């Protein structure tokens, strides 16, 4: 130093609801709050998922483009705190 990852340590991040605030919306951001995470740190590259918006299509469904969101949906890349086994 790599994998790994403990009822270890110092620490650390926060889902759900509530409340305020942005947004057409997925969604985010602040508070409050802990279900959980060992990268739940960062990056939308691949996939999926969701949401507007246009087209085609229209009985519902669906398909396409280009647009957003999701890193706490999987996978990749990157950076780092510890150190039992």
């Nucleotide at each position: 130093c790599u994998c790994c990852g403990a009822u270890a340590a110092c620490g650390g991040c926060a889902a759900a609801c509530c409340c305020g605030g942005a947004g057409c919306a997925a969604u985010c951001c602040g508070g409050c709050g802990a279900c959980g995470c060992a990268a739940a740190g960062c990056c939308a590259c691949g996939g999926g998922u969701c949401c507007a918006c246009u087209g085609c299509a229209a009985g519902c469904a669906g398909c396409a483009g280009g647009g957003g969101a999701u890193a706490g949906c999987c996978g990749g890349g990157u950076u780092a705190c510890c150190g039992a086994a």